[in-house]
Molecule: transfer RNA
Organism: Patescibacteria group bacterium
RNA sequence: GCGCUCAUAGUUGAAUGGAUACAAUAGAUGGUUGCGGACCAUCCGGUGAAGGUUCGAUUCCUUCUGGGCGCA
Numbered sequence: 001g002c003g004c005u006c007a008u009a010g011u012u013g014a015a016u017g018g019a020u021a022c023a024a025u026a027g028a029u030g031g032u033u034g035c036g037g038a039c040c041a042u043c044c045g046g047u048g049a050a051g052g053u054u055c056g057a058u059u060c061c062u063u064c065u066g067g068g069c070g071c072a
Base pairs, nucleotide, nucleotide: 001071002070003069004068005067006066007065010025011024012023013022018055027043028042029041030040031039048064049063050062051061052060
């Protein structure tokens, strides 16, 4: 330099182009408990960036950024 692939919540993972993007775990508050842990309830928190296609994009296309693999 060329090609392929990945990027979603603090973390680990789901989601056929269509409902308010779904869980587990972590965190907060409350309950429970002699105090904690465990357990129960509620809450908080997310699509790497910029464009395009579409009535509608996490999903399709382009470029960029970052990680991985291969070729040279």